[in-house]
């Protein structure tokens, strides 16, 4: 130095260009003598950053940042 891949909730990770989601965890609340379990809710996201294309972008295209993995 070349060439790929990932980057979305606190972790894992989903997500056909048209309202951002599931688990797991966190909070409450029913249950119980009491805790665990169970069952219901609820909070919690500038989708890394910047531009471009488009009525419209998490999602398509450049650029740049971290990370990871090939090759030399």
């Nucleotide at each position: 130095g070349c060439c790929g891949c990932c980057u979305u909730a606190g972790a894992u990770c989903a997500g056909u260009g048209g309202u951002a989601g599931a688990u797991c965890g966190u909070u409450u609340g029913u249950c119980u003598u009491g805790u665990a379990a169970a069952c219901a809710a609820a909070a919690g996201g500038u989708c890394g950053c910047u531009a471009g294309u488009u009525c419209g972008a998490g999602u398509c295209u450049g650029g740049c940042a971290g990370g990871u993995g090939g090759c030399a």